Notes
The RNA shown here (SAM riboswitch aptamer (S box leader)) has 91 nucleotides and comes from Ornithinimicrobium sp. F0845. It was read from a public genome assembly, where an Rfam model found it. The organism belongs to Ornithinimicrobium, within Bacteria.
[in-house]
């Protein structure tokens, strides 16, 4: 990075530093934001996709550590398109 599979209306926020915009694209709406959002960093937490423990193993529990994600609002809403994000397995 093509392609394939699942899964996206449930959970989890403080510091620190920056400074104006931000919520993937486009259009309309709506929300957040100089009371400092958005980003990054550290910590804590969700959650259990991967790995791992466990029972009564087509399924159910756990979950301190391990690899990822994730922590305003339903992927914010609605319509749009070679739609996007993650995570698996594979070349």
């Nucleotide at each position: 990075c093509a392609c394939c599979c699942a899964u996206c209306c449930a959970g989890a926020g403080c510091g620190g530093c920056c400074g104006a915009g931000a919520g993937a694209c486009c259009u309309g709406g709506c929300u957040c934001g100089u009371c400092g959002a958005c980003g990054c960093c550290g910590c804590a937490g969700c959650a259990a996709c991967c790995a791992u423990c466990c029972c009564g193993u087509g399924g159910g529990g756990g979950a301190c550590a391990g690899g990822u994600g994730c922590u305003c609002a339903c992927g914010c809403c609605a319509g749009g398109a070679c739609c996007g994000a993650u995570g698996g397995a594979g070349g």